RNAcentral holds the sequence, with entries from ENA. This is a predicted structure of a 1483-nucleotide RNA (small-subunit ribosomal RNA) from an uncultured prokaryote. Its mean pLDDT, the model's own confidence on a scale to 100, is 83. Its Rfam family is "Bacterial small subunit ribosomal RNA".
RNA sequence: AGAGUUUGAUCCUGGCUCAGGAUGAACGCUAGCGGCAGGCCUAAUACAUGCAAGUCGAGGGGUAAGGCUCACUUCGGUGAGUAAACGACCGGCGCACGGGUGCGUAACGCGUAUGCAACCUACCUUUAACAGAGGGAUAGCCCCGAGAAAUCGGGAUUAAUACCACAUAACACCACAUUGUUUCAUGACAUAAUGGUUAAAGCUCCGGCGGUUAAAGAUGGGCAUGCGUGACAUUAGCUAGAUGGUGAGGUAACGGCUCACCAUGGCAACGAUGUCUAGGGGUUCUGAGAGGAUGAUCCCCCACACUGGUACUGAGACACGGACCAGACUCCUACGGGAGGCAGCAGUAAGGAAUAUUGCGCAAUGGAGGCAACUCUGACGCAGCCAUGCCGCGUGAAGGAAGAAGGCCUUAUGGGUCGUAAACUUCUUUUAUUUAGGGAAUAAACCCUCGGACGUGUCCGAGGCUGAAUGUACCAUACGAAUAAGCACCGGCUAACUCCGUGCCAGCAGCCGCGGUAAUACGGAGGGUGCAAGCGUUAUCCGGAUUUAUUGGGUUUAAAGGGUGCGCAGGCGGACCAAUAAGUCAGUGGUGAAAUCUCGGGGCUCAACCCCGAAACUGCCAUUGAUACUGCUGGUCUUGAAUACGGUUGAAGUAGGCGGAAUGUAGCAUGUAGCGGUGAAAUGCAUAGAGAUGCUACAGAACACCGAUCGCGAAGGCAGCUUACUAAACCGAUAUUGACGCUCAGGCACGAAAGCGUGGGGAGCGAACAGGAUUAGAUACCCUGGUAGUCCACGCCGUAAACUAUGAUCACUCGUUGUUGGCAAUACACAGUCAGUGACCAAGCGAAAGCGAUAAGUGAUCCACCUGGGGAGUACGAUCGCAAGGUUGAAACUCAAAGGAAUUGACGGGGGCCCGCACAAGCGGAGGAGCAUGUGGUUUAAUUCGAUGAUACGCGAGGAACCUUACCUGGGCUCAAAUGUAGAGUGACAACCCCCGAAAGGGGGCUUUCUUCGGACACUUUACAAGGUGCUGCAUGGUUGUCGUCAGCCCAUGCCGUGAGGUGUCGGGUUAAGUCCCAUAACGAGCGCAACCCCUACUUCUAGUUGCCAUCAGGUUAUGCUGGGGACUCUAGAGGAACUGCCUACGCAAGUAGUGAGGAAGGUGGGGAUGACGUCAAAUCAGCACGGCCCUUACGUCCAGGGCUACACACGUGCUACAAUGGUCGGUACAGAGGGCAGCAACCCCGUGAGGGGUAGCAAAUCUCCAAAGCCGAUCUCAGUUCGGAUCGAAGUCUGAAACUCGACUUCGUGAAGUUGGAUUCGCUAGUAAUCGUAGAUCAGCAAUGCUACGGUGAAUACGUUCCCGGGCCUUGUACACACCGCCCGUCAAACAAUGGAAGCUUGGGGUACCUGAAGUCCGUAACCGUAAGGAAGCCGCCUAGGGUAAAACUAGUAACUAGGGCUAAGUCGUAACAAGGUAACC
Repeated sequence: AGAGUUUGAUCCUGGCUCAGGAUGAACGCUAGCGGCAGGCCUAAUACAUGCAAGUCGAGGGGUAAGGCUCACUUCGGUGAGUAAACGACCGGCGCACGGGUGCGUAACGCGUAUGCAACCUACCUUUAACAGAGGGAUAGCCCCGAGAAAUCGGGAUUAAUACCACAUAACACCACAUUGUUUCAUGACAUAAUGGUUAAAGCUCCGGCGGUUAAAGAUGGGCAUGCGUGACAUUAGCUAGAUGGUGAGGUAACGGCUCACCAUGGCAACGAUGUCUAGGGGUUCUGAGAGGAUGAUCCCCCACACUGGUACUGAGACACGGACCAGACUCCUACGGGAGGCAGCAGUAAGGAAUAUUGCGCAAUGGAGGCAACUCUGACGCAGCCAUGCCGCGUGAAGGAAGAAGGCCUUAUGGGUCGUAAACUUCUUUUAUUUAGGGAAUAAACCCUCGGACGUGUCCGAGGCUGAAUGUACCAUACGAAUAAGCACCGGCUAACUCCGUGCCAGCAGCCGCGGUAAUACGGAGGGUGCAAGCGUUAUCCGGAUUUAUUGGGUUUAAAGGGUGCGCAGGCGGACCAAUAAGUCAGUGGUGAAAUCUCGGGGCUCAACCCCGAAACUGCCAUUGAUACUGCUGGUCUUGAAUACGGUUGAAGUAGGCGGAAUGUAGCAUGUAGCGGUGAAAUGCAUAGAGAUGCUACAGAACACCGAUCGCGAAGGCAGCUUACUAAACCGAUAUUGACGCUCAGGCACGAAAGCGUGGGGAGCGAACAGGAUUAGAUACCCUGGUAGUCCACGCCGUAAACUAUGAUCACUCGUUGUUGGCAAUACACAGUCAGUGACCAAGCGAAAGCGAUAAGUGAUCCACCUGGGGAGUACGAUCGCAAGGUUGAAACUCAAAGGAAUUGACGGGGGCCCGCACAAGCGGAGGAGCAUGUGGUUUAAUUCGAUGAUACGCGAGGAACCUUACCUGGGCUCAAAUGUAGAGUGACAACCCCCGAAAGGGGGCUUUCUUCGGACACUUUACAAGGUGCUGCAUGGUUGUCGUCAGCCCAUGCCGUGAGGUGUCGGGUUAAGUCCCAUAACGAGCGCAACCCCUACUUCUAGUUGCCAUCAGGUUAUGCUGGGGACUCUAGAGGAACUGCCUACGCAAGUAGUGAGGAAGGUGGGGAUGACGUCAAAUCAGCACGGCCCUUACGUCCAGGGCUACACACGUGCUACAAUGGUCGGUACAGAGGGCAGCAACCCCGUGAGGGGUAGCAAAUCUCCAAAGCCGAUCUCAGUUCGGAUCGAAGUCUGAAACUCGACUUCGUGAAGUUGGAUUCGCUAGUAAUCGUAGAUCAGCAAUGCUACGGUGAAUACGUUCCCGGGCCUUGUACACACCGCCCGUCAAACAAUGGAAGCUUGGGGUACCUGAAGUCCGUAACCGUAAGGAAGCCGCCUAGGGUAAAACUAGUAACUAGGGCUAAGUCGUAACAAGGUAACC
């Protein structure tokens, strides 16, 4: 000091979360020792038991119990005496301290600083004075009585340092009066005179201890005051002893503290009153600090003592272990009455996540009493329990590699890791343990003994006595590595990685998020990381968070400027001079308790801890000084502001008058069939005369042109012309006032549209409503009507995307260019100035877009507002309003985002440009029929599997009768088929024969190698390697389809941008093309395009066999048949040729156009191969390969039979047809490319034929398979036919072990549907479509009409790019990025939790009114006592705790029912928003 998280990516805003520190903590796992601290945060709940405040016999009367002695004794005891002492009683002092708790209290309670001239103070200290002489009682003891007890009553008798009166007495107190000093004041102090009032206690060891009065001190308290000290304004008014005065009472003392009378004050926006919460401070934690949080332990103060009230005693209390009363609760009871108060120390129960022993001791410190010894002391000193915290120590150290075994991982004959770790060797001994080991300090006083000094009772000195903790700390000794390590984590943040298991399950999670078969995120293991006697989790606080911003934030678009103005309070305020000294600054004094914190020392072996010293405590008060700035006071000024004078401007406002056009209506006239409206229609109007046209009249509303990017106004807003009234701004030059100013919470006024009230008005428009359309629906968009309203007057409402989403005022800061209103100027100039209103821009600012003198720049002042999204501008409350509603304005709950700007894509029923058999123009088909084939579906034992929009469906399959074959049924096999390697063994195995069987297979019989001696072959056996068309194409390789043969896709360097990214690749042209040219912050380059390759079209050369044959020769019925030939065709090798090269036109160029020339071919000549970056988790694990998973007498493998060929149906792709451009018959002609030995087969014979038989040639430019349409004739004559051939019957042929399921072909017979095909849809732009046949692969044969090739014949049409589909580039919008098959809204239905309202029910506290009213103080009275003074039971009265009643307010809980909101993988209905979102959206 930061990090993670919104996005495809980016910057910003903004929240959430994490890393740190801390704790009186708790929980989980674990645990060796010691030191020092700490330990009911909850129920101020209830308490059993014990202890926590007594002491004094040197105040008193006395002597209960216990000890000793003596006497008596019925052996139970009784009596007497005595010492030490002492129960109970009278009396003194103490009990008001110490200890506990935090209920109450928002207060002079606390803190701090002052004051008391308004006060008290026992014990203690100092000073002064005094203590004489008397009296009467009463407890106890004794007797009697009541009661269960607690306790009480009566009688007799007695003492005191108890009580009472007297004497003496002032420096005390009271009354009156004199003088002086002094204070801000009331007043205070001093002084002298006179009069009056008031005191005491004794004891003694003779030393003293006490007593009374007065003064002073010290200590402790009381009271008053300034300042500081929570939340809420959805608490705004509160107050009747209330505020003050006079008088009286009361108090230690002032005071409405109380009372009588008088006055009407007092407090409050600088927050009264009310409600809620809370003991305050020193401190503690955190933080750089400022702050924020906190108030355990320790110290100070306060309050309280079961709850409430009350007083008594006392120096002191309204009293924790005192009293009285009331209440609640508990206990005892003989039912009549009584007792009690742990928030003291232990302890118990309860509550709770949670907090200890019914311990030891007064040895120390401190306290009470006492002369003292001493007693008491749960204060305190110690110990016990608890890892609750802080601190320290240890669990060993050195060497040791066969890098052991074992675990784990692995690419597995091996390697890595745990790991120098272990074993082993040597060493050390803290700690733990041992020893009938040693052994402190804390202790010195008081007291006792002795001595000394002097003042004879004090001080000093020496010695002695006293230890709970404790035989503790510490030291020594012995032993031996011996007695001692865990917890959390390992996806990122955040240090640390692999294997197995699991399979959106189980689970994890602080945030983001992991888990759906290869999980570094779940669980386990190995390994690692961090800390360590602890480690994690949870809770809480601060930090990070500048995320409430004083230090130190913002408000155009992210949350946020009030709709606008006026303006009181408040805040701020021009220039100069003087005075003052409040703020400010400086010095000094006092205080700021101690502890804490910091620094420096010191003590425990260190540290924690403790001690000493210093500093600090940033504060408050007082005082002295300074005077720049601010304030206050006085004076002056003119520049801010205002006023006067002159001029100008404008849709500024209010009221009145006037005007024309249009519209509507009415009347009249002309006139006839439609008008109107729409995408198209219909409703509507019209023959009762519409619409149209003309004239006249009336009505209401709005003001065309001018008109604008204009003007005016504070904003809302304002538009025909004109008059009156009112307001404003600007300009000009002088004058006047003299800071009069700016801003503005609350307040007041204005405030579009809609809406409301009353009364008018109503032409047009037009919510609601009606009808017509559209639509699946259409409560809409469109159309026809139409009411409120829109208009006027008056009164409400008070809100708008009331926007420049930009508060007001002042000052400053580069330029350019328009325009409005003034002023100046009319020139030797090209420059003005003021006030507005626009555009572009420098700097600067900004997240960016952008703003930029009209700032969102730089500064100043004041106001308003914001602090994650939703819930919600909602609820409740209050307030305003006639209502509608407005203003103010939350919470529970829920999410980890919501949002701004910009970027790249994708998309749009956005735009522009362009292309393609995309449309159009044509030709031929499909869709109807029959059949073939594939698919779906259905069926089945099985109908194996895959392919499924385009991009599956004559596809994998380029050959399913068996095989194939993967499917089904049945029968078999199991180290199992085949093969290889290595080792060993054997000479058999196989064949043949027989039996069972459907076969596979099983059983039996017979028989028995070769050799060059190296071995070969075969079998058996052993070891290692099996096999799987089982799953996952979403783990993969390879291959392929598609966009698409579309023109795109990237990079380096540079430049621009905070960045994602852009530029290049855009723009203007051009092209089939990112093809090329020009321009250019880009310049280059790569993969694509093109070219290079192959075929084809022309030609040259070379070469002629199996091809060819013009010329020459031979020969045949005939044929290149033969000799020969290379001319030609052809074959097959190498070249040439085409490049917009030439011409014309256009153009800068690239290039385009031309029936151009030439040429075989002309603008890529035609065709092919060739497929960029990528997309579709596209296809394929069944071609092959391969990771992982699964099966192993089976999911492997063998065999037979069946199935893949099923068939109500649906779809795709084809074939054949429906006929005359045809069918049938006869004759006749011309290809190319391929194939051929288990083959092609000439030729001959047989058969109607498929074919059969015989037999040449040919492993092929040699032999062979081998054409059809066409052409020439004949016939048919428009019909279900001489079309069409399905289907079926019969007889055959061929292949093959085998044609039943299930082959092809032949012959004869049979002769179905079909007469050109709905919506819709497919192909094709030239040697193409159409049409005709041929060949091949696979293959025994063939279901081939398929596929792949080949040639023959051979068209039509394209105006053109509006539309459909697909694509490319640029641009625009976007809430999309899984990218429009996107996103997303609302109702309804379901589940869950929270909230509001609500008839009612219940709770709590406080107040008010009335009634009642204990104890108690006080007032009055008074039996009685007393000589009297006086006291006093009782009674009366006031006040009052409590109780009761009543009405209302507040608060909380609950509630039938009800409302909206939130949330929840896959519900319903629509499609509102995002693109022009399909009617632009929004307020």